[in-house]
Molecule: SAM riboswitch aptamer (S box leader)
Organism: soil metagenome
RNA sequence: CUUAUCAAGAGACGGGGAAGGAAACUGGUCCUAUGAUCCCGCAGCAACCGUUAUUUGUAACAAGGUGCUAAUUCCAGCAAGUAUUUACUUGAGAGAUGAG
Numbered sequence: 001c002u003u004a005u006c007a008a009g010a011g012a013c014g015g016g017g018a019a020g021g022a023a024a025c026u027g028g029u030c031c032u033a034u035g036a037u038c039c040c041g042c043a044g045c046a047a048c049c050g051u052u053a054u055u056u057g058u059a060a061c062a063a064g065g066u067g068c069u070a071a072u073u074c075c076a077g078c079a080a081g082u083a084u085u086u087a088c089u090u091g092a093g094a095g096a097u098g099a100g
Stems, first nucleotide, its partner, number of pairs: 001100006011042001013041004020031003025077004043069003048065002050061004073094001078091005
């Protein structure tokens, strides 16, 4: 850079560690000394790659490569539309993950 997916699912675990964390900025809303985020181990989820079968549509599986295990990508920001307090829907942008 291209492409697919992002409303589901899965940790009240053990050890380490320490004050911030939820990608960045702004606003909101949350998590967090009952020890979060993070690292290691174990466990689990899922099924992109993979394996098997195949009527080539797909189905099943999970040894291996990734990924993931608070909240829709936590919500909004930009554009359009519908109702006009404000709410809802769609899309874009940004981001995450896989494959190339």